[in-house]
RNA sequence: GGGGUUGUGGUCUAAUCCGGCAUGACGCCUCGUUCGCAACGAGGAGACUCCGGGUUCAAAUCCCGGCAACUCCA
Numbered sequence: 001g002g003g004g005u006u007g008u009g010g011u012c013u014a015a016u017c018c019g020g021c022a023u024g025a026c027g028c029c030u031c032g033u034u035c036g037c038a039a040c041g042a043g044g045a046g047a048c049u050c051c052g053g054g055u056u057c058a059a060a061u062c063c064c065g066g067c068a069a070c071u072c073c074a
Base pairs, nucleotide, nucleotide: 001073002072003071004070005069006068007067010026011025012024020057028044029043030042031041032040050066051065052064053063054062
């Protein structure tokens, strides 16, 4: 220098192929239960999806340009 894969709450992850209110688990907060803790039960907060632009009524998803990580070739 060139090719490929990946990037989504604090962490991991689904949805991407085939555009239509962003899913679940762990963690966190509150309440119940307990003498207390853990476990368990109920409820809640938290991501405008790596960045910028485009297409579209509508974009995590499609297109273009970047950035980062991993990997292959030179």

Predicted 3D model of a 74-nucleotide RNA (transfer RNA) from Candidatus Woesearchaeota archaeon UBA525. The sequence was found in a public genome assembly. The coordinates come from a structure-prediction model, not an experiment, and the mean pLDDT is 83. The organism belongs to Candidatus Woesearchaeota, within Archaea.